Context: one part of a larger RNA
RNA sequence: CUGGGCGUAAAGCGCACGUAGGCGGCUUUUUAAGUCAGGGGUGAAAUCCUGGAGCUUAACUCCAGAACUGCCUUUGAUACUGAGGAGCUAGAGUCCGGAAGAGGUGAGUGGAACUGCGAGUGUAGAGGUGAAAUUCGUAGAUAUUCGCAAGAACACCAGUGGCGAAGGCGGCUCACUGGUCCGGUACUGACGCUGAGGUGCGAAAGCGUGGGGAGCAAACAGGAUUAGAUACCCUGGUAGUCCACGCCGUAAACUAUGGAUGCUAGCCGUUGGCGGGUUUACUCGUCAGUGGCGCAGCUAACGCAUUAAGCAUCCCGCCUGGGGAGUACGGUCGCAAGACUAAAACUC
Numbered sequence: 001c002u003g004g005g006c007g008u009a010a011a012g013c014g015c016a017c018g019u020a021g022g023c024g025g026c027u028u029u030u031u032a033a034g035u036c037a038g039g040g041g042u043g044a045a046a047u048c049c050u051g052g053a054g055c056u057u058a059a060c061u062c063c064a065g066a067a068c069u070g071c072c073u074u075u076g077a078u079a080c081u082g083a084g085g086a087g088c089u090a091g092a093g094u095c096c097g098g099a100a101g102a103g104g105u106g107a108g109u110g111g112a113a114c115u116g117c118g119a120g121u122g123u124a125g126a127g128g129u130g131a132a133a134u135u136c137g138u139a140g141a142u143a144u145u146c147g148c149a150a151g152a153a154c155a156c157c158a159g160u161g162g163c164g165a166a167g168g169c170g171g172c173u174c175a176c177u178g179g180u181c182c183g184g185u186a187c188u189g190a191c192g193c194u195g196a197g198g199u200g201c202g203a204a205a206g207c208g209u210g211g212g213g214a215g216c217a218a219a220c221a222g223g224a225u226u227a228g229a230u231a232c233c234c235u236g237g238u239a240g241u242c243c244a245c246g247c248c249g250u251a252a253a254c255u256a257u258g259g260a261u262g263c264u265a266g267c268c269g270u271u272g273g274c275g276g277g278u279u280u281a282c283u284c285g286u287c288a289g290u291g292g293c294g295c296a297g298c299u300a301a302c303g304c305a306u307u308a309a310g311c312a313u314c315c316c317g318c319c320u321g322g323g324g325a326g327u328a329c330g331g332u333c334g335c336a337a338g339a340c341u342a343a344a345a346c347u348c
Stems, first nucleotide, its partner, number of pairs: 004319003007302002012316001014201004021194003025088007033081002035077008049065006091191001092188003095184005103177007110154001115149007125136002162169002206247006215241002220236004258315006266293012297304002321348003330341004
């Protein structure tokens, strides 16, 4: 290279946008580059192969043929691919009319609860646990009532419900703003798919500067438990968690399942549209999503099964025994932590 694979055995980049490249709808026409057929030239000899012959055989040598799978040239063919022209509307997009939504950003605002502070009532305990103790409390705690402050998160609604490419998104209101779906079929006329590099986004933790700090809580301290207890339990408690700006770029970033298109039994829920019937309970049909079950088929099995892991096509990424090792070295990036790329010796 060919070949085989990637849900769970090794293997789908965390996700998107997009450059080069690869691939690409229907009809017609021209060309004849690829492709196919015929002819010509060349493809040295030796070697290889086949059939003979010669050394006593063989190795070896000689003769003949085939072959030399290639290149050049010429004459044709035109289904497919390419290239040029013309046209089309089923892909894609625009437009018009509707619809749903925790999609995003900014600003404002609400109530409950926790905590703290002030004040009132009130008195000896409270708290915590398996049981306790550390802890708080006669300097008046816990409980209860009123008021104030501050920060963070939004009970019920809430739903294998919705939205988003993924990460993710949940009180309410306003402003700005992205995408999607359905119906119409007015317009463009293949404008498409994928995407090496590249660029952007990317939970939590962590880092830098400045704020903020109620609750929670790594580290830490103490009390318990225990043979020990650097833990699980308890009392405290700092970073952090929150905000702004800038980094980091990783996760079981999971559906452990890349994207796109077409085809292949059904049944039952549910979300958003549209159309028909209609007794306004409902019911039928059809798109787009989201779940459960299940046939064919697939699978090592488990299972998947129109949301495929089925049947096909196109493009990308990745895998090749375990350990060493996602490590060393080098390089790139980063303030650092580290990230990305990525071996070998040796060993089983």
This is a predicted structure of a 348-nucleotide part of an RNA (small-subunit ribosomal RNA, central domain) from a metagenome. The coordinates come from a structure-prediction model, not an experiment, and the mean pLDDT is 89.